[in-house]
RNA sequence: GGGCGUCAAGGGCAAGCUCCCCGAAAGGGGAUGCGCGCAAAGCCAUGGGUCUAAGGUCCGUGUCGCGCGGGGGUGGCGGUCCGGCAGGGCCUUUAACCUCCGGCGGACGGGCUAUGACAGCCAGGCCGCCGUU
Numbered sequence: 001g002g003g004c005g006u007c008a009a010g011g012g013c014a015a016g017c018u019c020c021c022c023g024a025a026a027g028g029g030g031a032u033g034c035g036c037g038c039a040a041a042g043c044c045a046u047g048g049g050u051c052u053a054a055g056g057u058c059c060g061u062g063u064c065g066c067g068c069g070g071g072g073g074u075g076g077c078g079g080u081c082c083g084g085c086a087g088g089g090c091c092u093u094u095a096a097c098c099u100c101c102g103g104c105g106g107a108c109g110g111g112c113u114a115u116g117a118c119a120g121c122c123a124g125g126c127c128g129c130c131g132u133u
Stems, first nucleotide, its partner, number of pairs: 002133004012038002016034002018031005036120001042126003046123003049118003055113006063106004068102007075094002078091005
């Protein structure tokens, strides 16, 4: 230095559960006890994989807001005509109300997305205790 982990010795780590903290989440850190398991369950997100989706982006028979644009209706102002009056017809204008189409924005829901994670998923890299060969 390489292989192996049947045995021995002294040890090590800790899934999950409970509490606290960080985080949008995935996940991570700490504490107590127990101990699923682990010979690299020590370290490194490089490749694959998996998880998450804050931000970004796309979508929405629905929802809320905005005269932001346009159409229609009701009402009002004005003009004109008919009428004996009451009232009515037409035109114009007005965004007060209703409604329709479109636009913009918010909330909500959904799809995609890592720049976020996982080393106790695999590969790879680095380092290492004991025994044996």